RNA sequence: UACAGAACAGGGGAUGGGGUUCCCCUUUAACCGCCCGACAGCUCAAUAAGCCAGACGGCUGAUGACUCCUACCGCUUG
Numbered sequence: 001u002a003c004a005g006a007a008c009a010g011g012g013g014a015u016g017g018g019g020u021u022c023c024c025c026u027u028u029a030a031c032c033g034c035c036c037g038a039c040a041g042c043u044c045a046a047u048a049a050g051c052c053a054g055a056c057g058g059c060u061g062a063u064g065a066c067u068c069c070u071a072c073c074g075c076u077u078g
Base pairs, nucleotide, nucleotide: 010025011024012023013022016069017068018067019066020065021064033059034058035057041051042050043049
């Protein structure tokens, strides 16, 4: 330095942090939201239909779930 194994642990669940808990992953990973739908690809005789893919544009949410804090947004009152 490389490979293999074991142990301890670690990481993830579409926007931050803490607590509790659930699920998932073991680095080749878990995870990386939704709507519309152009281009491209596959099947097909086919402009149909099916599969796949996802540009442009648009939308919601700080949670996997509960809770607290922070940030943001809306309404009301002082």
The RNA shown here (Fluoride riboswitch aptamer (crcB RNA motif)) has 78 nucleotides and comes from a Pseudomonadota bacterium. Taxonomically the source falls in Pseudomonadota (Bacteria, Pseudomonadati).